[in-house]
Context: one part of a larger RNA
Molecule: small-subunit ribosomal RNA, central domain
Organism: Phycisphaerae bacterium
This record gives sequence, structure tokens and C1' cells, in this order.
RNA sequence: CUGGGCUUAAAGCGCGUGUAGGCGGAACGGUAAGUACUUUGUGAAAGCCCCGGCUUCAACCCGGGAAUUGCUUGGUAUACUGCCGUUCUUGAGGCAGGUAGGGGUCACUGGAACCUUAGGUGGAGCGGUGAAAUGCGUAGAUAUCUAAGGGAACGCCUGUGGCGAAAGCGGGUGACUGGGCCUGUCCUGACGCUGAGACGCGAAAGCGUAGGGAGCAAACGGGAUUAGAUACCCCGGUAGUCUACGCUGUAAACGAUGCGCACUAGGUUCGAGAGUCUCUGACGAUUUUCGAGCCGAAACAAAAGCGUUAAGUGCGCCGCCUGGGGAGUACGGCCGCAAGGCUAAAACUC
Repeated sequence: CUGGGCUUAAAGCGCGUGUAGGCGGAACGGUAAGUACUUUGUGAAAGCCCCGGCUUCAACCCGGGAAUUGCUUGGUAUACUGCCGUUCUUGAGGCAGGUAGGGGUCACUGGAACCUUAGGUGGAGCGGUGAAAUGCGUAGAUAUCUAAGGGAACGCCUGUGGCGAAAGCGGGUGACUGGGCCUGUCCUGACGCUGAGACGCGAAAGCGUAGGGAGCAAACGGGAUUAGAUACCCCGGUAGUCUACGCUGUAAACGAUGCGCACUAGGUUCGAGAGUCUCUGACGAUUUUCGAGCCGAAACAAAAGCGUUAAGUGCGCCGCCUGGGGAGUACGGCCGCAAGGCUAAAACUC
């Protein structure tokens, strides 16, 4: 390389937008580049292979053929692919009317809890644990009432539920704003799919500057436990957690399952719609589109399992894997303020 794979054995980029490229719906006409057949020239000789000769046999050697799968000239064919032209509507998009939603950004605002401060009542304990102690308290704590201030998070509703590409999103109101779904089938007429690079987004922790700081809490201090206890338990407590702007760019970033399209039994539940039937209608029955789960036919799978939300059957495109350790390391390059990230070996060893 051919081939084989990627849920759990090695292997799907964390997620998107999109450049080049690859691939691409239906009909007609043209062309004849690819394609097929035929033909011209060439494809040195020797060698390999086949036939014959030589030799006692064979090799060597000699003659002939074949092969040289390639390139090339002219011709013919036109199904498929390409290219050019015309047309189409089912893919895609638009338009109109509806609709659900913790989708996003900003501003304003609410109650519970907690902490602090001030004041009232009260008068000896409180707190904490397996048991204690450190700690707090007659300078009046704990408890209780009133007022003020502060920061963070939003109970019930809450769901096996919803939205988002993923990360993720949950008190209320408003402004601005993205996407989806359903119905109509009015418009465009293949405008599509994927996507190397590239660009953007990206939990937590961490970093920079300026704020903020109630609770919680790495580090740290103390009390216990213990043989020890750099822990688990307890009392404290600083970064941090919060806001703005900028950086970092990682994760068991998981469905450990790339994206798109088509096809292949059903049953059941939930969410968002639309239609039909029941005189009307709540309700119910039924059909259908989209989404989210469970159970299962066939098939697949090493099995577990998966099974119209495929891990089934196919097609298109991308990414990735190739024994374990060394190692996601060294070196180099690029990025970063740093921490470090991305790319990525070898010796050696089993």
C1' cells in the first nucleotide's frame, strides 16, 4: 500500500460557522474529455515464460514466439461520468399565518434564609461530638422581639419535562435578540451534503487590572482521634467562589456512539402542533408532523446489548486507530503574562 476497524478491546476532533477539495435530484438536446472497441507508431538488447536447436544428459549458448499490463495516431460507439445549453419541482431556501420554551444580552425589582450593626426582654450557660476539647459568654453570649445594612443563591411549581451546536440555561418584570416546530403550498429553481486548513464559542480550576466579600472554603492555625495522623471529625480561617473587562482553551467536554440522506415490524409514555369523527362541546376515539424516553420483530454484536433517536441495510464527506511500557514524555516549532496548551518521536525494554 491492499485490507480491517473506531459504545465498552487501540481508535469520533469538546462544539459550531465555513474556504479549498471530494460528492451531488428529474427530463431533453449538444459535445465526445473520462470510458469501451478498433487502429498507427513506440515500448533497445539481454533476462523471466513458451517452442525448437546444440550437447552423452543438463546448464551455458543459438533461433523463433510470447510478454512488456505503458505512452501515442486516426476511427467508431454514447449507456454512465464530465462539460455546454434549455426545462422541471420532489432536495434546499424564501413567503404568509400560528405556536411552545430555565435559548442569549442588558436594566430594574421581590421574598425566605444567613451574617453584621443598633436597641428592648432576660440572666448562665451556649456551641460542638462517638465521646470530648479548642471556641463563644457576667465587658451579658445562646434564646427572643424591633429596626437598619450587606452579599450570594433562587424553595414549592420541578417532571422519566423544556430550550440550546456544545459548554450550558431555573424568583419576577421590561427592552433588545437567535433558533425550532406546525399549517398553507404562494415564490426561487439544485441555490445541496460534507468539510483539510482557517475563524468563532467553549464547565471548573487558574492568571491580569479594578471592584465586591454574607455564606462556604484549598492553604494555614488550633482541638481531637491515632503507634503516628502532614487525613477522615470539631473550632477558626485566607485565596477563591460574586461583578466588569482581558487572558487561559482543558475535562469521564460521555450517548465514552462525527455529520447528512434514504430504506427496514410493532407496542407504550411524555412534550409542541394540525386534521377527522362523536348533533354542539368538556372529554373521548382516531389519523398525521416534529421532539424526548422505555420495551421489543428482523438484522447486527465477542458478549453486555443495540434495535425508525441503530450499534440494522446502503451512499457521500471528514476525523481517528495499528501490541504494552518508555510517553501524550524529550527535542523543535507555534500559542500563552504565567501555569501550561497544541503538534509529537527515539534509544531501551517486555